[in-house]
RNA sequence: CCAGACGGCCGGAUGGCCGCCUUUCGCCCGGGCAACCGGGCGGGGGGAGGAAAGUCCGGGCUCCACGGAAACACGGUGCCGGGUAACGCCCGGCGGGGGCGACCCCAGGGACAGUGCCACAGAAAGCAAACCGCCGGACGCGCCGCUUUGCGGCCGAUCGGUAAGGGUGAAAGGGUGCGGUAAGAGCGCACCGCGUCGCCGGUAACGGAGACGGCUAGGUAAACCCCACCGGGAGCAAGACCAAGUAGGGGCGGUACGCCGGACGCGCUUUCGGGCGGUCCGGCAAGCGCGUUUCCGCGCCGCCGCCCGGGUCGGUCGCGCGAGGCGCCCGGCGACGGGCGUCCCAGAUGAAUGGUCAUCGCCCGCGGGAGACCGCGGCGUACAGAACCCGGCUUAUAGGCCGUCUGGCUUU
RNA sequence: GCGGGCGUAGCUCAGCUGGUAGAGUACGAGCUUCCCAAGCUCGGUGUCGCGGGUUCGAAUCCCGUCGCCCGCUCCA
Numbered sequence: 001c002c003a004g005a006c007g008g009c010c011g012g013a014u015g016g017c018c019g020c021c022u023u024u025c026g027c028c029c030g031g032g033c034a035a036c037c038g039g040g041c042g043g044g045g046g047g048a049g050g051a052a053a054g055u056c057c058g059g060g061c062u063c064c065a066c067g068g069a070a071a072c073a074c075g076g077u078g079c080c081g082g083g084u085a086a087c088g089c090c091c092g093g094c095g096g097g098g099g100c101g102a103c104c105c106c107a108g109g110g111a112c113a114g115u116g117c118c119a120c121a122g123a124a125a126g127c128a129a130a131c132c133g134c135c136g137g138a139c140g141c142g143c144c145g146c147u148u149u150g151c152g153g154c155c156g157a158u159c160g161g162u163a164a165g166g167g168u169g170a171a172a173g174g175g176u177g178c179g180g181u182a183a184g185a186g187c188g189c190a191c192c193g194c195g196u197c198g199c200c201g202g203u204a205a206c207g208g209a210g211a212c213g214g215c216u217a218g219g220u221a222a223a224c225c226c227c228a229c230c231g232g233g234a235g236c237a238a239g240a241c242c243a244a245g246u247a248g249g250g251g252c253g254g255u256a257c258g259c260c261g262g263a264c265g266c267g268c269u270u271u272c273g274g275g276c277g278g279u280c281c282g283g284c285a286a287g288c289g290c291g292u293u294u295c296c297g298c299g300c301c302g303c304c305g306c307c308c309g310g311g312u313c314g315g316u317c318g319c320g321c322g323a324g325g326c327g328c329c330c331g332g333c334g335a336c337g338g339g340c341g342u343c344c345c346a347g348a349u350g351a352a353u354g355g356u357c358a359u360c361g362c363c364c365g366c367g368g369g370a371g372a373c374c375g376c377g378g379c380g381u382a383c384a385g386a387a388c389c390c391g392g393c394u395u396a397u398a399g400g401c402c403g404u405c406u407g408g409c410u411u412u
Numbered sequence: 413g414c415g416g417g418c419g420u421a422g423c424u425c426a427g428c429u430g431g432u433a434g435a436g437u438a439c440g441a442g443c444u445u446c447c448c449a450a451g452c453u454c455g456g457u458g459u460c461g462c463g464g465g466u467u468c469g470a471a472u473c474c475c476g477u478c479g480c481c482c483g484c485u486c487c488a
Stems, first nucleotide, its partner, number of pairs: 001408010012360007020047012049383001053394002056392005061235004074231005079093005094108001095106004109226002114224002116220003131166002133162005139156002142154005174192006193215001194213004199208003239317004245312001249308007258284007266277004287300005324343008361381002363378006413484007422437004431468001439455005461477005
């Protein structure tokens, strides 16, 4: 210098003018039944983000449910250890894969608990099997040769052996080599792989060396499933308080009211059998509504006044001191934890945080200059904006800055 | 804030217990007709929204992401 890996940070600055939201103090007014709210003048304080986003996880908070615990179902997580309020997040390791390397990626428990699936091709796709081959036995009015009652070779069909080789496939019941054999085969041996057992190191995942087993054990669980662990449900549209009008609920009083039945420590009356009335309950009728009408069925049911509580409109709170920010020190490889000091920092509810001008910064283009740099031009300066709060993840992002490291080239 | 669904040919949809993506319509060609329409025959047509993963193999399973649609305040 070129190419690259990882981590962290910024993401415009200053000033003028005109505005917006919020909060606080003082003074003066106004609206509303109320709860409460609004305006003017003057002064002070504050006013978006690294993602405020997606709403993918985890919590705080609030209400509902629940005697405790457990189980079933459902959903989620899934190597080990640690961090944390918690997590599917983070840190440090282990194992596997990729890269020359710095470094990156991995849902990474279980396939001897069971079930399912493995298209096409192929003989065979999970109990193993045998198409072409290879080898052996017996056979043939078969063919050829010879040293000719026989032997050898070829061919055919048949009965066996075999899994080396061919072929199919993503995958064919360990791989390579040597021995062995009729041909072969873990049949035997060496190395590698796999499994089991104990030993050593490590908290553990796991690693190392050894013995044994000759291998019975293909893949798939982001297929069902098994195992371990976690999870009660809902969400600020949670919820709390104040509280009109109308409708509906309850209580009291007044008034109206057809029939039947029942009850009554009720009232009046009686010739003692009862009668008249009151209150309450039940039923029917009438009325109204719905089922398209009748029939039939279901439901509702008098009016007036006063009072009470719930709830709606409306208003207030929840709502900004918090797993809080910054600095220093200590412990830890680290995530993080502890201590001390210091600061108070948006709270809207159709939703404020803006507009404009000037100067500067950064970037791009052109020109000049040996260079530092200078001049001119730029409708270049991103992504995007709180809405109960917090910890993460993911995604978007013009333009930059810093640090550590890797590979290559050149020079010394 | 909470929850659900969809994205496949120009259009409307099927296929989603994994195995070469299909129907209707539209489009093109031919036949028929004097010509057109209708009818008949044949044909082309796909980043399965996008990126990654699991698998031998993904439209289908899983994760992330983009876009679109819908529901939720019991009565007032």
Two RNAs folded together computationally: RNase P RNA and transfer RNA, 488 nucleotides in total. Rfam match: Bacterial RNase P class A. The family's RNA type in Rfam is ribozyme. The coordinates come from a structure-prediction model, not an experiment, and the mean pLDDT is 76.